c-di-GMP-I riboswitch aptamer from a Planctomycetota bacterium, 74 nucleotides, folded computationally. It matches the Rfam family "c-di-GMP-I riboswitch aptamer". Rfam describes the family as follows. GEMM was predicted in a large-scale screen for bacterial structured RNA regulatory elements. Taxonomically the source falls in Planctomycetota (Bacteria, Pseudomonadati).
RNA sequence: GCACGACAAGGGCAAACCAACCGAGAGGUUGGGACGCAAAGCCACGGAUCCCUCGGGAUAGCCGGGUUACCGAA
Numbered sequence: 001g002c003a004c005g006a007c008a009a010g011g012g013c014a015a016a017c018c019a020a021c022c023g024a025g026a027g028g029u030u031g032g033g034a035c036g037c038a039a040a041g042c043c044a045c046g047g048a049u050c051c052c053u054c055g056g057g058a059u060a061g062c063c064g065g066g067u068u069a070c071c072g073a074a
Base pairs, nucleotide, nucleotide: 004072005071012037013036017032018031019030020029021028022027035061041067042066043065045064046063047062048059049058050057051056
C1' cells in the first nucleotide's frame, strides 16, 4: 500500500414516527427522534421499485458498479 473488519479506540450517520416548509407526485429540506449501518460518505452508469404534466422525475438506508475515507486486532 492492497485486501480485510475486532466484545479495540476516537468518533460518525440516522429508519419509522412527529412538526414546519418545498413539490403535481414519488419524494426532499430543517428540527426532534433512533430502527439500524464499517462506508447508511459521494456518483443515477446498469438493474429493480416508485411518481408523472409521458417529456421526464425520485430512491445511493433495494441490488450491482464506480470513486473517496477514520482506526488497525486477527